[in-house]
About this RNA:
A computed fold for an 83-nucleotide RNA from a marine eukaryotic metagenome, annotated as Glycine riboswitch aptamer. Its mean pLDDT, the model's own confidence on a scale to 100, is 79. The RNAcentral record of the sequence draws on MGnify.

């Protein structure tokens, strides 16, 4: 490291462009960018007890929440198995 099984949390929030589609003047669904507010920790990152110490370090499932994420799919610390 590879192969397989397991593996949580939190808004299918609003608001506004464009773009496809359905639907015929009532409107109405997807994707996608940009923004507002709320939330979440288990990729990855910050910060530190004990120790040490002239400086300089220093763990986590704890903290922050920059990254990331909030239906399903995916992802996913991690735990089982086999090579």
């Nucleotide at each position: 490291g590879c192969g397989c099984g397991g593996g949580a949390g939190a808004g299918a929030u609003c608001g506004u462009a464009g773009g496809a589609g359905g639907a015929g003047c009532g409107u109405u669904u997807c994707c996608u960018g940009c923004g507002a507010c709320g939330c979440c920790g288990a990729a990855g990152g910050u910060g530190c007890a004990a120790c040490a110490c002239c400086c300089c370090g220093a763990a986590a499932a704890c903290u922050c929440u920059c990254a990331g994420g909030c239906a399903a799919a995916a992802g996913g610390a991690c735990c089982g198995c086999g090579c």